A computed fold for a 311-nucleotide part of an RNA from Anguillospora crassa, annotated as small-subunit ribosomal RNA, central domain. Its Rfam family is "Bacterial small subunit ribosomal RNA". Rfam links the family to the GO terms ribosome and structural constituent of ribosome. Taxonomically the source falls in Anguillospora (Eukaryota, Fungi, Ascomycota, saccharomyceta).
Context: one part of a larger RNA
RNA sequence: AUAGGUUUAAAGGGUACCUAGACGGUAUAAUUAGUCUUAAACAGGAUACGAUUAUACUAGAGUUAUAUAUGAGGAGGGGAGUAUUUAUGGAGUAGAGUUGAAAUUCUUUGAUACCAUAACGACUGGUAACGGCGAAAGCAACCUUUUAUCUAAUAACUGACGUUGAGGGACGAAGGCUCGGGUAACGAACAGGAUUAGAUACCCUAGUAGUCCAAGCAGAGAAUUAUGAAUGCCAUAGGUUAGAUAUUUUUAGCCUAUAAAUGAAAGUGUAAGCAUUUCACCUCAAGAGUAAUGUGGCAACGCAGGAACUG
Numbered sequence: 001a002u003a004g005g006u007u008u009a010a011a012g013g014g015u016a017c018c019u020a021g022a023c024g025g026u027a028u029a030a031u032u033a034g035u036c037u038u039a040a041a042c043a044g045g046a047u048a049c050g051a052u053u054a055u056a057c058u059a060g061a062g063u064u065a066u067a068u069a070u071g072a073g074g075a076g077g078g079g080a081g082u083a084u085u086u087a088u089g090g091a092g093u094a095g096a097g098u099u100g101a102a103a104u105u106c107u108u109u110g111a112u113a114c115c116a117u118a119a120c121g122a123c124u125g126g127u128a129a130c131g132g133c134g135a136a137a138g139c140a141a142c143c144u145u146u147u148a149u150c151u152a153a154u155a156a157c158u159g160a161c162g163u164u165g166a167g168g169g170a171c172g173a174a175g176g177c178u179c180g181g182g183u184a185a186c187g188a189a190c191a192g193g194a195u196u197a198g199a200u201a202c203c204c205u206a207g208u209a210g211u212c213c214a215a216g217c218a219g220a221g222a223a224u225u226a227u228g229a230a231u232g233c234c235a236u237a238g239g240u241u242a243g244a245u246a247u248u249u250u251u252a253g254c255c256u257a258u259a260a261a262u263g264a265a266a267g268u269g270u271a272a273g274c275a276u277u278u279c280a281c282c283u284c285a286a287g288a289g290u291a292a293u294g295u296g297g298c299a300a301c302g303c304a305g306g307a308a309c310u311g
Base pairs, nucleotide, nucleotide: 003283004282005281006280007266008265012279014171015170017168021164022163023162025057026056027055028054029053030052031051032050034049035046036045037044060161061158062157063156064155065154066153068152069151073147074146075145076144077143078142080124081123085119086118087117088116089115090114095106096105132139133138176217177216178215180213181212185211186210191205192204193203228278229277230276231275232274233273235258236257237256238255239254240253241252242251243250244249261268262267284311285310293304294303295302296301
């Protein structure tokens, strides 16, 4: 390079946006002579398929209005709730707590249990669903301000404005790092008590970082649907969410059971079927995504491409 592949065997980028590029609706006309034809070539012929331009169109895409509807979508602010803990006061007496059983631990300097008041930080029970929203990460008490998006119905408008997307910048859980706060509870590390042959563990008692807030960095994940994005086509039934309705249909999602088809099978069947466009990635095992190289980062480490020795 070709060819074949990428749910589970090697292989889908964490996610969308977007540049170059690649690919791309309908009609008419002109140009071109790419293309087709003539057995190979010239000359000749054709105008279906291409390319460029012009003029139109509305089925793709988008915009507006109308009456609305739905949603844990995002950001800021506000007060709220139960519980835990702590403090103070009351009342009260000998145990409490923990465990398989104990001990460490707390307790006559009055604990545990009970009542009242206050403070603080985190969290937001049930409702909750096979449910909803968001590009993904993710999002769940309430009120308010603000902001973004999807879908359904009707009526207009723009007129191919589209799809994908190397590079690029943006977002990106938990844990981690820097600076400043905060610290109720939980809790790596550390310490003690047990268990055990030992116990650097599982169990128990404590407990720092951290989890929380503000501003930065980092950018890795079983970032999974292990299934890239987009478009069209393909037989049914049932449930469910949001609309429109002539009230039984229809549009857009989510889910379940299947037909054809497909698959090595499990299965898929809103594809993993039948086709098209485009990007990413794979090519025997281990060594190893390591060494070395370049680059980003405060570091941890990331990214790019990526060996050798061995079988």